The prediction has a mean pLDDT of 82.
A computed fold for a 73-nucleotide RNA from a Defluviitaleaceae bacterium, annotated as transfer RNA.
Rfam family: tRNA. Rfam classes the family as a transfer RNA.
Taxonomically the source falls in Defluviitaleaceae (Bacteria, Bacillati, Clostridia, Lachnospirales).
């Protein structure tokens, strides 16, 4: 080169046309507790890699690009 697969929150990862985009671990307050830790209850964190096309409508569908992982050559 070429083929296939990913790119969403600090980290792992759901979500495959219409929700305010969503869990878990983490962070931060608070309650419990003599203190820590467990455990509970809350907050905040997201240009859903970037560009363009389909569409009333895209995070989703299509193409290019960039980045990653794997196979070929």
């Nucleotide at each position: 080169g070429c083929g296939c697969c990913c790119g969403u929150a600090g980290c792992u990862c759901a979500g495959g046309g219409g929700a305010u985009a969503g869990a878990g671990c983490g962070a931060c307050c608070g309650c419990c507790u003599c203190c820590u830790a467990a455990g509970c209850g809350g907050u905040a964190g997201g240009u859903c890699a970037c560009a363009a096309g389909u569409u009333c409508g895209a995070u989703u569908c299509u193409u290019g690009u960039c980045g990653g992982g794997c196979g070929c050559g």